[in-house]
């Protein structure tokens, strides 16, 4: 100095995020089980279940120094009798000692020890006290311990029974029992007084005995406090409270009994029911707590279930008695025995728990004077990894880092100094178990292929699994390791420490009366209970902590100290609480004087509107809807007047304005009544606040009576609507709706916000007082806001800020505010209120999207407004479908379908038929055997073949080196052939990928840095406002910069100037060609407007991105594409490869998509004539001449091109004829004859002549394109290409309009807001019935069952009484209470149970679509009637409703 040194998160709802809730995990522990595995020792633990049965053994004896006996043995020692050696043997029968068994009478133990937790919620235990008690052995004191007596047992005899065990006779002793004396002394009595003891043994000193008083131990009793659950137990109790008499006990006390009172207990939880031995402790925990009560230890109970006493100092007695009962044993069947919750053992039950050991050495414990004897108490051993601790399984050394194994990027990595092997060392021998996606340490292969399987949660597994299985490697404990179970923790997830209720689960519908309870202004004195302080007693020991030693250490074990929240007894203190007595005036009240008000009741009156009724007046219609009808009307309706008469319900005022405690409350006037508010030099003086329980009051619906009924209006009818429509819309209407009287008792009864009181900036309406007319200040009602709070939204003096005081109420979702029990109602409900089961979430608020049959505001050939089409006819092409040997394959809403294919007769090709090769049609390397004057190679010929192939024949065809100069060896190229790696694959996967593309979209959007808000996801920037093709550009601004996109910069047209032109042109100029400038910027006037910029003009070829191309932001669509080509796994290897012929890719009942030619006269035909651009060409374009009708053919100039060809452009112009027709329109289709290109034209090409001459007269419902050189509409060019299926597709120019008023509607897109229950994003989500399957619960006629109660009945044994008996121990009998039994009943809790109803859950059943959006009839609460079903429909409430007006109020200018 110091003694108990100490607090940790994660995962999991969500596209993200914060909260708020639970689920789950990581830690420590055990009397454990269970699966693998398994060397050793210490030192502790071991039936938690069936307080179920129980063979065997053995667990309480002991004392001869209390007593008599019996047996057996020794030693003396009498008698008797035999034999006789006459002093000695034997035999018998007494006595004595002495050792030892034996059972008996007698003491004392047997109540201790040991076991076990059924019972018990207080006759228990704990703790702290108390008076009315006993108390054997023990300790100390004071007194005595004298005399006598009679009987038993055991033994012996004779008797009964199978035994057990028992009768009779008869002998005996004592410390057994019995009498007398004495009484220190006790007990009794006021007292005289009176009753009451004792036992000897051995021995020479001790142990006993008796009576009395104290100790000490133990023991009964009796109080306070404490420590389980459940109110779905709420009222309990007649010996029950007390009193008096008596009686009983050690001993108080209704403990019992007679009487007498009528009390006691009880929301501070009595009574009842479940459960349960308690405590010291032990486990957890930072602590508080919270679980538990093995071992160890203190109590308390119980002994097969249940009574009962008896004995004794103790018991109502585990190895003692008596009875009932069940159970098992023995039995001669008459009757007996028995009780392991002691120790071992057994059989049962279990998921589970030991040897039928050893010794009394020790430690204790009876009994004895003691030796000693007993002792399954105890002390050892044994068995079990069941726990805690220690120790080992080898050391030093060893690298070609062998081999094997497993991965590999094939290079090497690991396994791994591990091994082997060398030295030591030992008697020899000894490692597993679980994990390896995240919480969680520790990663690869290969197999399965939503299967098999894993799994604590969330979750893995549908062909590249770090999640399954198995390998390799690693991780983590280790003679253990993991897995179940149960505890504590973590969980602040019952919150005392240390939470919460406006929307997440919670404020009761209100509290005007207010019980009990809690809390309570200001001051003085006083007690001193609480409170604070000293001291004292207690807190058993063990444990736990701290020191210190002892076992080698350590577990374990000693010693000391420290600790022991608590209770208890005392002295002190007096701030505060309490109490008591006084005092105050601020909280309450009250009194006076004003006031405001749809605040209750009741009674009477108004008027408008509405319905009927009569009457007039009219004439064919009304009524209703999104459109009808059903309805009502020529018997005269609506309409309109007049008039009567009835119920309800009060326009305007009127207004988030007003009263009320809440529900609620409105024409006017009277009457009664209840409450706030304000002002005062007025009075009492804390008289207050809340409040379980109770009590009253509670819209609307419903209920029961009697009444009223105009209008509205569930139910019910009819009409639409629709698939259907039991709904939304319409016509009718009956209960209610209104009055009385009573029930009911719920509502989104809401500010979803419980009542009181304080303190904490302002701002600015409105009600309705005081004072005063500046205005201040009160009570109340409303908005916006400081700090603060809050998960945010939001709330801020009318808190959801800070703080106090008191009730109520929460503890994942579902199941459920339901079940079952109570309780209240005429009923319909109403109130309290569970469980099993299941589910890993359910929820709240924000944030980004997306969505809306929500809004606004914008833009586009979206739509109007125009011109032309498709869709109807032929034919072309593509599709899909069907066929097929094969009709390859890919692409399917927009965004596929004249698309890949800018060109399928063969070939392409990828398909089908046969035929054919197999290191291969192509590429690299290694390899065995050979060539290299040949098995190769080139062209060539021959045979089978359809062809690829197969077979053959004959000519040509290489180099260097070395020698041994050869048909030689070697190398180098080339080729063949074996073998092997490989090639090959339009095989698969486009959901493994690159890449490239299409779409939204040439839409104007998408980011990012730095600041800056926000707890965050996210926001600001990128919002407002004005502009614009545009996030263009301006102003403003917690934002300021930027970057991808827009726009410019490129190309190509239009106007010009220059400068060049070989081919344009005879030549020049001009045109052309092609290259470089220029020009157009809202620049210039006017206007508006801050500005950016619109509007109008002028010049000018060209005005307002002059026209047009190219360019496509993050990023959507698992969009398209392994068949372009590249690629990962997979698959195929005489084939899923290569090659060849033929064939199909062209089929055709139907459908569709894109397109040509048409249907005619703005047109056909025929003659004649006029004007281009882009382009393209030598395997080609071909002028020109000749032949043919013609396609074309035969010669052929030019031209590698501004030079030649293609190449006459054509619509348009002129004339001429055709005259509305199936034609001189329109060409399909077919026959016939030809031409070209090409190995081939059949399947299957184009083009030419003649001939033929479908359908088709302008095309339903729908629907495409296009805003100016555009639509139309002519014609030419050119890729591919031997030809062509081009009517395609890419370009060229030539003629050339209309229209647009707008932004309501459709379609798409942008932005801004708002709803949302949706995030795969509305093709979303999601509901309730039926069907089927499964699982728990609940109701149920009833049936079993258990533990209690309530009446009787019967009553063992057994105390207590009482009667007769007996000389007496006794014998016989009656009563009272009593265990067990039995009958009957009234309740409880449990099982089980035919059926019934409803939960939950299950793969993609049916049937609608109710809810989330304004969810297409806004939704939800009560309440009522209806319906297959979600739901519908009245009444009243709610905002937790969009939308759009409007009004109040706030804020900012």
């Nucleotide at each position: 100095u110091u003694a108990u040194c100490u607090g940790a998160g994660a995962a999991u709802u969500u596209g993200a995020u914060c909260c708020u809730g639970g689920u789950u995990c990581a830690g420590g522990g055990u009397g454990a089980a269970c699966g693998c595995u398994a060397g050793c020792g210490g030192c502790g633990u071991g039936c938690c279940u069936a307080a179920g049965g129980u063979a065997u053994g053995c667990a309480a004896g002991u004392c001869g120094a209390a007593c008599g006996u019996c047996c057996u043995g020794u030693a003396c020692u009498g008698g008797a009798g035999c034999g006789c050696u006459u002093g000695c043997g034997c035999u018998u029968u007494g006595g004595u000692u002495c050792a030892g068994g034996a059972a008996g009478u007698g003491g004392c133990g047997a109540a201790c020890g040991g076991c076990u937790g059924a019972g018990u919620a207080a006759u228990a235990c704990g703790u702290a006290g108390g008076a009315a008690u006993c108390u054997a052995c023990c300790c100390c004191c004071a007194a005595c311990u004298c005399g006598g007596g009679g009987a038993u047992a055991a033994g012996c005899c004779a008797u009964c029974g199978a035994a057990a065990g028992g009768u009779g006779g008869u002998c005996u002793a004592a410390u057994a029992c019995c009498c007398g004396a004495u009484g220190u002394g006790a007990a009794g009595g006021c007292a005289a007084c009176u009753u009451u003891a004792a036992a000897g043994a051995u021995u020479u000193a001790u142990c006993g005995g008796u009576u009395g008083g104290g100790g000490a131990u133990g023991a009964g009793c009796c109080u306070g406090c404490g420590g389980c659950c459940u109110a779905u137990c709420a009222g309990g109790u007649a010996g029950u409270u007390g009193g008096u008499g008596g009686g009983g006990u050690a001993a108080u006390g209704g403990c019992c009994u007679a009487c007498c009172a009528a009390g006691c207990c009880a929301a501070u939880g009595a009574c009842g029911g479940g459960u349960a031995a308690c405590u010291g402790g032990u486990g957890u925990u930072a602590g508080c707590g919270c679980a538990c009560g093995a071992c160890c230890a203190g109590u308390c109970a119980g002994a097969a279930g249940g009574g009962c006493a008896c004995u004794g100092a103790g018991a109502c007695a585990c190895g003692g008695g008596c009875c009932c009962u069940a159970c098992u044993c023995c039995u001669a069947c008459g009757g007996g025995a028995g009780g392991c919750a002691g120790c071992a053992a057994u059989c049962g039950g279990g998921a589970a728990u030991c040897u039928u050991g050893u010794g009394c050495a020790a430690u204790g414990g009876g009994c004895g004077a003691a030796a000693g004897c007993c002792u399954g108490a105890c002390a050892c051993a044994g068995c079990g990894a069941c726990g805690c601790c220690g120790c080992g399984u080898g050391a030093g050394g060893g690298a070609u880092u062998a081999a094997g194994g497993c991965c590999u990027u094939c290079g090497g990595g690991u396994u791994g100094u591990a091994a082997a092997c060398c030295u030591c060392g030992u008697u020899a021998u000894a490692a597993g178990c679980a994990c390896c996606g995240g919480c969680u340490a520790a990663c690869u292969a290969c197999g399965u292929g939503c299967c098999a399987g894993c799994a604590g949660c969330a979750g893995c597994g549908g062909u590249c699994a770090a999640a399954c299985g198995u390998a390799g490697g690693g991780u983590g404990c280790a003679a253990g390791c993991g897995u179940u179970a149960c505890c504590c923790g973590g969980a602040u997830u019952u919150a005392c420490u240390g939470g919460g209720c406006g929307u997440a689960a919670a404020g009761a519908g209100u509290u005007c009366u207010g019980u009990a309870g809690g809390c309570g202004g200001u001051u003085a004195u006083g007690u001193a209970a609480g409170u604070c302080a000293g001291a004292g007693g207690u807190u058993a020991a063990a444990u736990c902590c701290u020191u210190c030693g002892g076992c080698c250490c350590a577990a374990c074990c000693g010693a000391a100290g420290a600790c022991u929240c608590g209770c208890u007894u005392u002295u002190g203190a007096u701030a505060c609480u309490a109490c008591a007595u006084g005092a105050c005036u601020g909280g309450a009240g009250g009194c006076a004087g004003u006031u405001a008000g749809g605040g209750g009741a009741u009674a009477g009156c108004a008027g408008a509107a509405c319905g009927u009724a009569u009457g007039g007046u009219g004439a064919a219609g009304c009524g209703g809807u999104g459109a009808a009808a059903u309805g009502c009307g020529u018997u005269g309706a609506u309409a309109u007047c007049a008039u009567a008469c009835g119920g309800a319900a009060u326009a305007c005022c009127g207004a988030g304005g007003g009263g009320g405690a809440a529900g609620c409350c409105a024409g006017c006037u009277a009457u009664c009544u209840g409450g706030g508010a304000c002002u005062g030099u007025c009075c009492u003086g804390a008289c207050g606040c809340u409040g379980a329980g109770a009590g009253a009051c509670g819209a609307a619906a419903g209920c029961u009576a009697g009444g009223g009924u105009a209008g509205c209006g569930a139910a019910a009818c009819g009409g639409a609507u629709u698939a259907g429509a039991u709904a939304c819309c319409c016509g009718u209407g009956u209960a209610g709706u209104c009055c009385u009287a009573g029930c009911c008792g719920u509502a989104a009864a809401c500010g979803a916000u419980g009542c009181c009181u304080g303190c904490u900036a302002g701002a600015u309406g409105c009600u309705u007082g005081a004072u005063u007319u500046u205005u201040u200040u009160g009570a109340g009602u409303g908005u916006c806001g400081a700090a603060g709070c809050u998960a945010a939204c939001g709330c801020g003096g009318u808190a959801a800020g800070c703080a106090g005081g008191c009730c109520g109420c929460c503890u994942g979702g579902g199941g459920a505010g339901u079940a079952u029990g109570g309780u209240c109602g005429c009923a319909a409900g109403g109130c309290u209120a569970a469980a099993a089961c299941u589910c890993a979430a359910a929820g709240g608020a924000a944030u980004u999207g997306g969505c809306g049959g929500g809004u606004a505001c914008c833009c586009g050939c979206a739509c109007a407004a125009g011109c032309g089409g498709u869709g109807g006819a032929g034919c072309a092409u593509g599709c899909u479908c069907u066929u097929u040997a094969a009709u390859u394959g890919g692409c399917u809403g927009u965004u596929a379908a004249c698309c890949c294919a800018a060109g399928a007769a063969c070939c392409u090709u990828a398909c089908c038929u046969g035929g054919a090769c197999u290191u291969g049609a192509c590429a690299u390397u290694u390899u065995u055997u050979c060539c290299u004057u040949a098995u190769g190679c080139u062209g060539u010929c021959c045979c089978c073949g359809a062809a690829a192939g197969g077979g053959g024949a004959a000519a040509g065809c290489u180099g260097c080196u070395a020698c041994u100069u050869g048909u030689u060896a070697g190398c180098a190229g080339g080729g063949a052939u074996u073998a092997a790696a490989c090639a090959g694959g339009u095989g698969u996967u486009g959901c493994a990928u690159g890449g490239c593309u299409g779409u939204c979209g040439u839409c104007a959007g998408c980011u990012c840095g730095u600041a800056c808000c926000g707890u965050g996801a996210g926001g600001c920037g990128u919002a407002c406002c004005c502009u614009u093709a545009a996030g263009u550009g301006g102003g403003c601004u917690a934002a300021c910069g930027a970057g991808c996109g827009c726009a410019a910069c490129c190309c190509c047209u239009a106007c010009u100037g220059c400068u060049a032109g070989u081919u344009g042109u005879a030549u020049c100029a001009c045109u052309c060609u092609a290259g470089c400038g220029g020009a157009a910027c809202u620049g210039c006037c006017g206007u508006c407007g801050c500005a950016a910029g619109g509007c109008g003009g002028a010049g000018g070829a060209g005005g307002g991105u002059g026209g047009g191309g190219a360019u496509g932001a993050c990023g959507u669509c698992a969009a398209g594409u392994c068949g372009g080509u590249a690629u990962u796994g997979c698959c195929c290897u005489u084939a899923c490869g290569u090659c060849c012929a033929g064939g199909g890719c062209g089929a055709g009942a139907a459908g569709c998509a894109u397109g040509c030619u048409a249907c005619a006269a703005u047109g056909g035909c025929g003659c004649g004539u006029a004007c281009a651009a882009c382009g393209a060409g030598u395997u080609g374009c071909a002028a020109c001449a000749c032949g043919g009708c013609g396609a074309c053919g035969u010669g052929a100039a030019g031209c590698u091109a501004a030079u030649c060809u293609c190449u006459u452009a054509a619509a348009a112009c002129g004339c001429g004829u055709c005259u509305c027709a199936g034609u001189u329109c329109g060409g399909a289709u077919u026959g016939g004859a030809g031409u070209c290109u090409g190995c081939a034209a059949u399947u299957c090409g184009a083009c030419u002549c003649c001939a033929u001459g479908a359908a088709g007269u302008u095309g339903g419902a729908a629907u495409c394109g296009c805003u100016a050189g555009u639509a139309a509409u002519c014609g030419c060019u050119g890729g591919u290409c031997a030809g062509c299926a081009a009517u395609a597709c890419a370009g060229c120019g030539g003629u050339g309009a209309a229209u647009a008023c707008g932004u309501u509607c459709u379609c798409g897109g942008g932005u801004a807001u708002u709803g949302c229950a949706c995030a795969c994003a509305c093709u979303g989500c999601c509901c309730g019935u039926c069907a089927c399957g499964u699982c728990a619960g609940c109701a149920a006629a009833g049936c079993u069952g258990g533990g209690g109660c309530c009446a009787c009945c019967c009553g063992a044994a057994g105390u207590c009484u009482c009667u007769c008996u007996u000389a007496a121990g006794u014998g016989a009998g009656g009563g009272u209470c009593c265990a067990a039994g039995g009958u009957g009943g009234a309740a409880u809790c449990a099982g089980u149970g035919a059926u019934g109803a409803g939960g939950a859950u299950g793969a993609a059943g049916u049937c609608g679509u109710a809810a989330c959006a304004a969810g297409g009839u806004a939704g939800c609460c009560g309440u009522a009637g209806g319906g297959g079903a979600a739901u519908c429909u009245g009444c009243g409430g709610c905002u937790g409703g969009a939308u759009c007006a409007c009004c109040u109020c706030c804020u900012u200018u």